[in-house]
RNA sequence: GAUAGAGGUCGCGAUCUUUAAAAGUACUAUUUGGUUAUCAGAUUAUUGCCAAAUACGAAAGGAAACAUCGCCGAAAUGUAAUGAGCUAUCUGAACUCAUUAUGUUGGGAUAAUAUAGAAUAUAUAUUAUACUCUCACAUUACCAUGUGGGGUGCUGUC
Numbered sequence: 001g002a003u004a005g006a007g008g009u010c011g012c013g014a015u016c017u018u019u020a021a022a023a024g025u026a027c028u029a030u031u032u033g034g035u036u037a038u039c040a041g042a043u044u045a046u047u048g049c050c051a052a053a054u055a056c057g058a059a060a061g062g063a064a065a066c067a068u069c070g071c072c073g074a075a076a077u078g079u080a081a082u083g084a085g086c087u088a089u090c091u092g093a094a095c096u097c098a099u100u101a102u103g104u105u106g107g108g109a110u111a112a113u114a115u116a117g118a119a120u121a122u123a124u125a126u127u128a129u130a131c132u133c134u135c136a137c138a139u140u141a142c143c144a145u146g147u148g149g150g151g152u153g154c155u156g157u158c
Base pairs, nucleotide, nucleotide: 001158002157003156004155005154008072011071012070013069014068015067017065018064019063028055029054030053031052032051033050034049035048039092040091041090042089043088075105076104077103078102079101080100081099082098083097084096085095106132107131109129110128111127112126113125114124115123116122133150134149135148136147137146138145139144
């Protein structure tokens, strides 16, 4: 350098189906009342916008289970750039998605805090705790124990 593998029985991710929830919410219609629409600025609209009552009444994102597929930086995430989306219209911000560059994280779990979210589900980030995998060193009769690191690593073969 090439090639092939291991960790975990909650390894990582994607897709289909079903289910709960989203929600009696949004939209729509009628009536009544109010009024220049928002995160910010500008512009415009009363055939617009907002609120209440009544009637009708969804879905997406996210989640769980089964099955299938692809895998072991699998994947997640921070920053920056570019493009698209989102909104009454335009500009900007925020948010979402994709690509590129660069950094962080071995793996999952629990707890606290913060953010997102309809949510007490869940996800992400930080910190802590123990567990687990692997390497180095030390101790050890064996089993194993302790300390310190982590994937750009570790193991096998050529």